[in-house]
RNA sequence: CAACGAUAAAGCCGUACCCACCGUGAAGUGGGUGCGGAAAGACACGGAUCUCAUGGAAGGAGAUAGCCGGCCUGCCUGG
Numbered sequence: 001c002a003a004c005g006a007u008a009a010a011g012c013c014g015u016a017c018c019c020a021c022c023g024u025g026a027a028g029u030g031g032g033u034g035c036g037g038a039a040a041g042a043c044a045c046g047g048a049u050c051u052c053a054u055g056g057a058a059g060g061a062g063a064u065a066g067c068c069g070g071c072c073u074g075c076c077u078g079g
């Protein structure tokens, strides 16, 4: 430096749910909590799901990175 990653350690993130704010909405932000995570860090590039949005179609705008893939970057003890 690169790869692997424990029945371990120190740390990190933080599901559902609750409270407040915010948005038409999916959702998001802050606090609590903690199911879980070895990239549960970042990026909407491809797919998927969800919303606007109604009886349908086409098309559009948005959301989800803790849905999958991809790309970029990174921490740690013993090996």
Stems, first nucleotide, its partner, number of pairs: 004079001005076001012037002017032005035066001041072001043070001045069003048064005
This is a predicted structure of a 79-nucleotide RNA (c-di-GMP-I riboswitch aptamer) from a Deltaproteobacteria bacterium. Its mean pLDDT, the model's own confidence on a scale to 100, is 83. Its Rfam family is "c-di-GMP-I riboswitch aptamer". Rfam describes the family as follows. GEMM was predicted in a large-scale screen for bacterial structured RNA regulatory elements.